[in-house]
Molecule: SAM riboswitch aptamer (S box leader)
Organism: uncultured Flavihumibacter sp.
RNA sequence: UACUUAUCCAGAAAGGCGGAGGGUUUUGGCCCUGUGAAGCCUUGGCAACCCAUACUACCACUCAGUUGUAUGAAGGUGCCAAUUCCAUUCCCGAUAAAUCGGGAGAAGAUAAGUC
Numbered sequence: 001u002a003c004u005u006a007u008c009c010a011g012a013a014a015g016g017c018g019g020a021g022g023g024u025u026u027u028g029g030c031c032c033u034g035u036g037a038a039g040c041c042u043u044g045g046c047a048a049c050c051c052a053u054a055c056u057a058c059c060a061c062u063c064a065g066u067u068g069u070a071u072g073a074a075g076g077u078g079c080c081a082a083u084u085c086c087a088u089u090c091c092c093g094a095u096a097a098a099u100c101g102g103g104a105g106a107a108g109a110u111a112a113g114u115c
Base pairs, nucleotide, nucleotide: 002114003113004112005111006110007109008108013043014042015041016040017039021032022031023030027087028086029085044080045079046078049076050075051072052071053070054069055068057066058065084107089104090103091102092101093100094099
């Protein structure tokens, strides 16, 4: 870098450096930001993907493996404004219309795995 699978309406911020942008990309909207953006560092925290333990079901059976549940948080990642901020493409429904609601998808993020 590519591919596969799972998840994405929950949760969790202070300080220092820095000095103007940021919220993935196109477009539109909306929002955050000199009461200090991005980025870097320190400390703290959240969560539970990997992980640990116990139980559960399946594979005839023990082991191994897989499913589910509960508990935990030492370690590997991740994360700590707003649903992935919302929409964008398609389908369905409501409405006189503006618009609204639902579903699917694309793109993206994270984890685990494969090459």